[in-house]
RNA sequence: GGAAAUGUAGUUCAAUGGUAGAACGGAUGGCUGUUAACCAUUUAAUCAGAGUUCAAUUCUCUGCGUUUCCGCCA
Numbered sequence: 001g002g003a004a005a006u007g008u009a010g011u012u013c014a015a016u017g018g019u020a021g022a023a024c025g026g027a028u029g030g031c032u033g034u035u036a037a038c039c040a041u042u043u044a045a046u047c048a049g050a051g052u053u054c055a056a057u058u059c060u061c062u063g064c065g066u067u068u069c070c071g072c073c074a
Stems, first nucleotide, its partner, number of pairs: 001070007010024004018054001025043006047063005
């Protein structure tokens, strides 16, 4: 330099155009002699910008980050 994949909650993953969910985690309460476990409630997210659309996490473009492959120089 070229190509591909990927970016959603603190973490790991769903949602393929129509109300952004789950598990683990955090907080509070219950239970318990205490802790753990268990139960209830709660916490919190779509990388940035533009376009298409009545409607975008989803489709298109650009940028940025990450990963992989190829090439060049040393």
Annotation: The RNA shown here (transfer RNA) has 74 nucleotides and comes from a Bacilli bacterium. The coordinates come from a structure-prediction model, not an experiment, and the mean pLDDT is 80. It matches the Rfam family "tRNA". NCBI's taxonomy places the organism under Bacteria, Bacillati, Bacillota, Bacilli.